[in-house]
């Protein structure tokens, strides 16, 4: 110093739910709550999800605006060091 990599340590995230609050709506934001998470730290780029809104030869889909990375990719940073 590389590599795999835990039942370790400093530390970090926070699902479900409840409240308040902001959105037509998916959802968002603060506060209490942990179900997990080694990238559950960032980027809506690709594929899927989802939701308004329009369209249509009629229900198969098209358009268009937006939500989620704790769905699988991808792209970029990044802690510790038992044996």
């Nucleotide at each position: 110093u590389a590599u795999a990599u835990a039942u370790a340590a400093c530390g970090g995230c926070a699902a479900a739910c409840c409240a308040a609050u902001c959105g037509u709506g998916a959802g968002g934001u603060u506060g209490g709550g942990a179900c997990g998470c080694a990238a559950a730290g960032c980027c809506a780029u690709g594929g899927g999800u989802c939701u308004u809104c329009u369209u249509u030869u009629u229900c198969g889909g098209g358009g268009a605006a937006g939500a989620a990375u704790g769905c699988c990719a991808g792209g970029u940073u990044g802690c510790c060091a038992c044996c």